[in-house]
Context: one part of a larger RNA
């Protein structure tokens, strides 16, 4: 190591009844509860039969046959007699409505999917992907279609807040970007005409004219901020503090300060509550786990969807019944395998 059997006890083991054991063995008759979306729960649960042999009877149109219902008698420890195959079961939370999908090779679930439900987008050469681009998909489809984004059957239900962030709608005003055009300023390079200096050569000036993708100012211009509105099944948030009732507690009320508004229904020691094994009740001889309540919720809360649910789950928590070497606690024996010895 794989198997098998065990007195009493039967879960005291353990995290946890892991394993192991036990039931039933999808026949046939009986029966069969809560609840429920009336389909289901259900094979719920629970009981009873099962072979031969002789024989009546009915029915399947009639031989056969076959099914059903009886009546006598026959054996075993056993009558689906073997082999294979082949549901423990009951009460009670969470969670996820279901069937479904996933980390090939440590995770199968409460995670993803879903069907329904909801917002946005899209008028067709659609939105959207993809591609430099031609083009393709989207569709040989037309808003009862298409993409996308949250939730996540069904039932009941989804408050208040638009202040701050996105998003949408406007447009009087403020702000603003490079071209662009106008008007200046100031340069570059020319010709004319002239001063002064000088012997010239040149040199520095004025004037007026010509070209000139240089610099630089003004003005006139767009979108978008600022601004004005709407928007939450958009991203998001949903207060403090004092006081008062004829016992005492509490405060329904009053007051004051903040703010956008100040957490609505519903659920609440929760998969979430730190204190805490909170307190009451029930289950136990004995229960930090559990189940029902209670609420001052360190920090629940309403499509990041609240609450509740029949019926599903190789999920997860708490109890029972039966059952057994899990264990008191060890014991035998069958076979394989490694050392040692021979």
């Nucleotide at each position: 190591g794989u198997c098998u059997u065990c007195a009493a006890g039967g879960a005291a083991c353990u995290c946890g009844g892991c394993a192991a054991a036990a039931a039933a063995g999808c026949a046939g008759c009986c029966g069969u509860a809560a609840c429920u979306u009336u389909g289901g729960a259900a094979u719920a649960a629970g009981g009873c039969u099962u072979g031969c042999c002789a024989u009546u009877u009915u029915a399947a149109u009639u031989u056969a046959u076959u099914a059903a219902a009886g009546u006598g008698g026959c054996c075993g420890c056993a009558g689906c007699g073997a082999a294979a195959g082949u549901a423990u079961c009951u009460c009670u939370g969470g969670c996820a409505a279901c069937u479904g999908u996933u980390u090939a090779u440590c995770a199968a679930a409460a995670a993803c999917a879903c069907a329904g439900c909801u917002c946005c987008c899209u008028g067709c050469g659609a939105a959207c992907u993809c591609g430099c681009a031609a083009g393709a998909g989207g569709a040989u489809g037309u808003a009862u279609a298409g993409g996308g984004g949250g939730u996540g059957a069904c039932a009941c239900c989804u408050g208040a807040c638009c202040a701050a962030u996105g998003c949408c709608a406007g447009a009087a005003g403020g702000u603003c970007a490079a071209a662009u055009a106008u008007c200046g300023g100031u340069g570059g390079u020319g010709a004319u005409a002239u001063g002064u200096c000088g012997c010239a050569a040149g040199a520095u000036g004025u004037a007026u004219u010509g070209c000139u993708g240089g610099c630089u100012g003004a003005u006139a211009u767009a979108a978008g901020c600022c601004c004005u509105g709407g928007u939450g099944a958009a991203u998001g948030u949903c207060g403090g503090c004092c006081g008062u009732a004829a016992c005492u507690a509490u405060a329904a009320c009053g007051g004051u300060c903040c703010u956008a508004a100040g957490g609505u229904a519903g659920c609440g020691a929760a998969g979430u509550a730190c204190c805490u094994u909170g307190u009451c009740g029930g289950g136990u001889a004995a229960g930090u786990u559990c189940c029902g309540a209670c609420g001052c919720g360190c920090a629940c809360g309403a499509a990041u969807g609240g609450c509740a649910u029949a019926a599903u789950g190789a999920c997860u928590g708490g109890a029972g019944a039966g059952c057994u070497g899990u264990c008191u606690c060890g014991a035998a024996g069958a076979c394989c395998u490694g050392c040692u010895c021979g």

Large-subunit ribosomal RNA, domain IV from a Candidatus Tayloriibacteriota bacterium, 342 nucleotides, folded computationally. Its Rfam family is "Bacterial large subunit ribosomal RNA". Its family is annotated with ribosome and structural constituent of ribosome in the Gene Ontology. RNAcentral holds the full RNA, with entries from ENA.